THF (Tetrahydrofolate) riboswitch aptamer from a bovine gut metagenome, 92 nucleotides, folded computationally. Its mean pLDDT, the model's own confidence on a scale to 100, is 76. The RNAcentral record of the sequence draws on MGnify.
RNA sequence: CGAAGUAGGGAUGGCGCGUGAAGUGCUGCAGGAUGGGAAGUUGCCUGCUGACGAAGGGCUUUAGGCCCGCGGUGCCAUACCCGCAUCCGUUG
Numbered sequence: 001c002g003a004a005g006u007a008g009g010g011a012u013g014g015c016g017c018g019u020g021a022a023g024u025g026c027u028g029c030a031g032g033a034u035g036g037g038a039a040g041u042u043g044c045c046u047g048c049u050g051a052c053g054a055a056g057g058g059c060u061u062u063a064g065g066c067c068c069g070c071g072g073u074g075c076c077a078u079a080c081c082c083g084c085a086u087c088c089g090u091u092g
Stems, first nucleotide, its partner, number of pairs: 001092003008081002011078006017071003026050001028048005036088003056068005
């Protein structure tokens, strides 16, 4: 001097959930995890809180289902993208 590695992101696929409105997104508060170590910003997650707020339709036949949709929907997998100032460490 260079390199690797966190969190995260959208895409695709699978399995679900909701469509009798949960979830997602937003405000505020509190907490948590986050390269191997220290420390910390952004981002992320959880709880509470407040406001906002939706796309249903068809078939079977009366009972639970099935199908096509819809939701800034959940989880998992895959490859891809991005990838932490500073100090130490690893590696060339």